Molecule: transfer RNA
Organism: Rhodovulum sp.
RNA sequence: CGAGACGUAGCGCAGUGGUAGCGCGUCUGCUUUGGGAGCAGAAGGUCGCGUGUUCAAAUCACGCCGUCUCGA
Numbered sequence: 001c002g003a004g005a006c007g008u009a010g011c012g013c014a015g016u017g018g019u020a021g022c023g024c025g026u027c028u029g030c031u032u033u034g035g036g037a038g039c040a041g042a043a044g045g046u047c048g049c050g051u052g053u054u055c056a057a058a059u060c061a062c063g064c065c066g067u068c069u070c071g072a
Stems, first nucleotide, its partner, number of pairs: 001071007010024004018055001026042005048064005
């Protein structure tokens, strides 16, 4: 310098046009002498940034940023 993949909750990930979810974790309650386990509930997101397409974008297009891989 070129090519490709990836970027979504604290962590790991799903979701490929139509109200953003799962597991773990966190908090509260029940249970227990207490803890753990179990059960019930809750909080937590400008979907990397910007622009565009569309009635509607996490999803499609373009640019930028970051990480990883490959090539030179």